Record summary:
A computed fold for a 75-nucleotide RNA from an Armatimonadota bacterium, annotated as c-di-GMP-I riboswitch aptamer. Taxonomically the source falls in Armatimonadota (Bacteria, Bacillati).
RNA sequence: GCAGUGACAAGGCAAACCUCUCGCAAGGGUGGGACGCAAAGCCACGGGACCCACGCGGUCAGCCGGGCUGCCAAA
Numbered sequence: 001g002c003a004g005u006g007a008c009a010a011g012g013c014a015a016a017c018c019u020c021u022c023g024c025a026a027g028g029g030u031g032g033g034a035c036g037c038a039a040a041g042c043c044a045c046g047g048g049a050c051c052c053a054c055g056c057g058g059u060c061a062g063c064c065g066g067g068c069u070g071c072c073a074a075a
Base pairs, nucleotide, nucleotide: 005073006072012037013036017032018031020029021028022027035062041068042067043066045065046064047063048060049059050058051057
């Protein structure tokens, strides 16, 4: 240094729900709020679930797998 791993420490993200807002919708954004998360950072490549105006359409990365990147460091 890298990989596995996750004690200590510093922090980080943010479910449900509510406000406002965008969307036919699933759902997204904003503020509040914390159920939780060692990648709950990013990617729609595969599977899956969901929506639909049924289109070579769309949503979900906090469903599973995969890819890329990343903080700290004890055993």